Transfer RNA from Paenibacillus algorifonticola, 74 nucleotides, folded computationally. Taxonomically the source falls in Paenibacillus (Bacteria, Bacillati, Bacillota, Paenibacillaceae). Model confidence (mean pLDDT): 81 of 100. Rfam family: tRNA. Gene Ontology term of the family: triplet codon-amino acid adaptor activity. The family's RNA type in Rfam is transfer RNA.
RNA sequence: GGCGCAUUCGGCAAGCGGCUAAGCCACACGACUUUCACUCGUGGAUACGGCGGGUUCGAAUCCCCCAUGCGUCA
Numbered sequence: 001g002g003c004g005c006a007u008u009c010g011g012c013a014a015g016c017g018g019c020u021a022a023g024c025c026a027c028a029c030g031a032c033u034u035u036c037a038c039u040c041g042u043g044g045a046u047a048c049g050g051c052g053g054g055u056u057c058g059a060a061u062c063c064c065c066c067a068u069g070c071g072u073c074a
Base pairs, nucleotide, nucleotide: 001073002072003071004070005069006068007067010025011024012023018057027043028042029041030040031039049066050065052064053063054062
């Protein structure tokens, strides 16, 4: 340098054109308890790599560009 794959809350991770963008863990607060733990409840302005283009009535989702990581060929 060519090609391919990946990029979503603090972490893991669903999603396959119309979602309040799910769930688990962690975290915060509250309840319970003499206290802690367990258990239960509630919560998190804009979590979709980009204040980039395009397609579409509508894009996390399709196309292009860029960025980062991984793989592969040289």